[in-house]
The RNA shown here (FMN riboswitch aptamer (RFN element)) has 120 nucleotides. The coordinates come from a structure-prediction model, not an experiment, and the mean pLDDT is 84. Of the family's consensus pairs, 100% are formed in the model. The sequence was found by an Rfam model in a public genome assembly.
RNA sequence: GUUGUUCUUUGGGGCGGGGUGCAAUUCCCCACCGGCAGUAUAGUCUGCGAAGAGGCGUAAGUCUCCCGAACGGGUGCAAUUCCCGUACCGACGGUAUAGUCCGGAUGGUAAAAGAACGUG
Numbered sequence: 001g002u003u004g005u006u007c008u009u010u011g012g013g014g015c016g017g018g019g020u021g022c023a024a025u026u027c028c029c030c031a032c033c034g035g036c037a038g039u040a041u042a043g044u045c046u047g048c049g050a051a052g053a054g055g056c057g058u059a060a061g062u063c064u065c066c067c068g069a070a071c072g073g074g075u076g077c078a079a080u081u082c083c084c085g086u087a088c089c090g091a092c093g094g095u096a097u098a099g100u101c102c103g104g105a106u107g108g109u110a111a112a113a114g115a116a117c118g119u120g
Stems, first nucleotide, its partner, number of pairs: 003118008016030004031100002033090002035048004043088002052065005070086005092103003
């Protein structure tokens, strides 16, 4: 230095103001937020995870399906990633209709960092 196994730690942000109303952080106006890897720096590109549906299994688990949203201009060798402008998107259950509240969840996970052992 390469690769493998095991272990440890980390691993999602956001409703502030006004209006209507018996009641809304849920409606209306303004506001605010953006997991992981790749790539010229990405919520909207590619892939992954979560959430949702189903099959198999006593169970641990495993497999399949599903899986939101961006354009125009500029710089540059290179950017759907930067800069300018204007847009758009956001599981399920609860509750006056929720991306932001409460709950499943002191959960799970993509992955990141480190350690030990082994290997060439």